[in-house]
RNA sequence: CACGAUAAGGGCAAACCUGCCGCGAGGCAGGGACGCAAAGCCGUGAGUCUCCGUCGAAGGCGUGACGCAUCAUCCGCGCCGACGCACGCGAGACAGUCUGGUUGCCGAAG
Numbered sequence: 001c002a003c004g005a006u007a008a009g010g011g012c013a014a015a016c017c018u019g020c021c022g023c024g025a026g027g028c029a030g031g032g033a034c035g036c037a038a039a040g041c042c043g044u045g046a047g048u049c050u051c052c053g054u055c056g057a058a059g060g061c062g063u064g065a066c067g068c069a070u071c072a073u074c075c076g077c078g079c080c081g082a083c084g085c086a087c088g089c090g091a092g093a094c095a096g097u098c099u100g101g102u103u104g105c106c107g108a109a110g
Base pairs, nucleotide, nucleotide: 001110003107004106011036012035016031017030018029019028020027021026034096040102041101042100045098046097047094048093049092050091051090052088053087054086055084056083059080060079061078062077063076064075
């Protein structure tokens, strides 16, 4: 030091459970440990995810026209709309996805 041990003393805490907060992604606290040498801190960049809007859209509902009449289909109009390799110089989440920035404990080997 751009290194990291079957070292020492310590530290953090994934999944899951409980409570609270949030529309949600998630967050906080307690329990709990899969792991971690920055798994300390910071959302600038990438990525993933959520919500909102736009666009598209299976489908659903209402209504109108056609018609001798009724019903169904079709058609016109309006509304809703699962969903989406879509779009947004919209708003967010993740620092334990990567990258970047910054601070820091210990010390064998090299």
Molecule: c-di-GMP-I-GGC riboswitch aptamer
Organism: Acidobacteriota bacterium